Predicted 3D model of a 350-nucleotide part of an RNA (small-subunit ribosomal RNA, central domain) from an uncultured bacterium.
It matches the Rfam family "Bacterial small subunit ribosomal RNA". Rfam links the family to the GO terms structural constituent of ribosome and ribosome.
The RNAcentral record of the full RNA draws on Greengenes.
[in-house]
Context: one part of a larger RNA
RNA sequence: CUGGGCGUAAAGCGGGUGUAGACGGCUUCUUAAGUCGGAUGUGAAAUCUCCUGACUUAAUCAGGAGGGGACAUUCGAUACUAAGAAGCUGGAGGACGGUAGAGGAAAGUGGAACUCCCGGUGUAGCGGUGAUAUGCGUAGAUAUCGGGAGGAACACCAGUGGCGAAAGCGGCUUUCUAGGCCGUUCCUGACGUUGAGGCCCAAAAGCGUGGGGAGCGAAACGGAUUAGAUACCCGUGUAGUCCACGCCCUAAACGUUGGACACUAGGUAUAGGGGGUAUCGACCCUCUCUGUGCCGAAGCUAACGCUUUAAGUGUCCCGCCUGGGGACUACGGCCGCAAGGCUAAAACUC
Numbered sequence: 001c002u003g004g005g006c007g008u009a010a011a012g013c014g015g016g017u018g019u020a021g022a023c024g025g026c027u028u029c030u031u032a033a034g035u036c037g038g039a040u041g042u043g044a045a046a047u048c049u050c051c052u053g054a055c056u057u058a059a060u061c062a063g064g065a066g067g068g069g070a071c072a073u074u075c076g077a078u079a080c081u082a083a084g085a086a087g088c089u090g091g092a093g094g095a096c097g098g099u100a101g102a103g104g105a106a107a108g109u110g111g112a113a114c115u116c117c118c119g120g121u122g123u124a125g126c127g128g129u130g131a132u133a134u135g136c137g138u139a140g141a142u143a144u145c146g147g148g149a150g151g152a153a154c155a156c157c158a159g160u161g162g163c164g165a166a167a168g169c170g171g172c173u174u175u176c177u178a179g180g181c182c183g184u185u186c187c188u189g190a191c192g193u194u195g196a197g198g199c200c201c202a203a204a205a206g207c208g209u210g211g212g213g214a215g216c217g218a219a220a221c222g223g224a225u226u227a228g229a230u231a232c233c234c235g236u237g238u239a240g241u242c243c244a245c246g247c248c249c250u251a252a253a254c255g256u257u258g259g260a261c262a263c264u265a266g267g268u269a270u271a272g273g274g275g276g277u278a279u280c281g282a283c284c285c286u287c288u289c290u291g292u293g294c295c296g297a298a299g300c301u302a303a304c305g306c307u308u309u310a311a312g313u314g315u316c317c318c319g320c321c322u323g324g325g326g327a328c329u330a331c332g333g334c335c336g337c338a339a340g341g342c343u344a345a346a347a348c349u350c
Stems, first nucleotide, its partner, number of pairs: 003322004007304002012318001014201004021194003025088007033081002035077008048066007091191001092188003095184005103177007110154001114150008125136002162169002206247006215241002220236004258317006266295011299306002323350003332343004
């Protein structure tokens, strides 16, 4: 000496479930594999250390002594790890009683707005822009009233709010269904944590088949602007956006912060539950558990900042990084209908 790291410098897999593996609570007994000790054997020579000698010294050489990882046999030790047996309840799970929620799936249904169609009133404009024009309108538009049809999205409530593993979820009702939180401490008795592969889920866009199509609107066309304008602005408008089924599997999939557990000042706000106090009851006050925010001490950090929701202090497991470009590339493999995705170099160059 026996790496250092991953919020922003390179680096946390988009998320879950779980196989192998790794790691794992308290008590007693047994075994003695790991571990520790003794003995014996082996541990060639050279090398190494010490002593002595040779060569005028050194380098070098010779002699003697010592040390040595590791291995085998055998005898012991039993704290820890392991294995076996028995037990425990604090981890984990279950039961019972409550409780909040845009959690998921399906069916039904409501009103506002919008577009189109029909009818009435009504007449010359409407629309649009920085200003115009294209466009619409005397075949009667815009405006306004009544009726009808259709598709999509759900104002207010609405919140630094809630739920979900993430993606994500918002009118209302019903049915089916998942998870959480709180209380009791009744049951099981370590059944746990993480998780290479695997499997499942995964916004938008995109693809296939069949529907649907109001509004919006890539592409496309037209009008403006401009030196030009393959744009920004305006008028149209196809795919798409919507539904069913099947694919695709990516993202600034972000808290740019993997998961689990324990510990480490507080203050304040808010959501859900429970206890106490108070009251006729509710509010209020207070304690506590779970979540979501802000501020902040110690500590950490290159700084910014983080701070019981850690980026603090520790343990366990997984993933990942190792100068910039070349390169989220080539080749190969696997997957995909395709688009493409996953894995992933080198030459060369600075």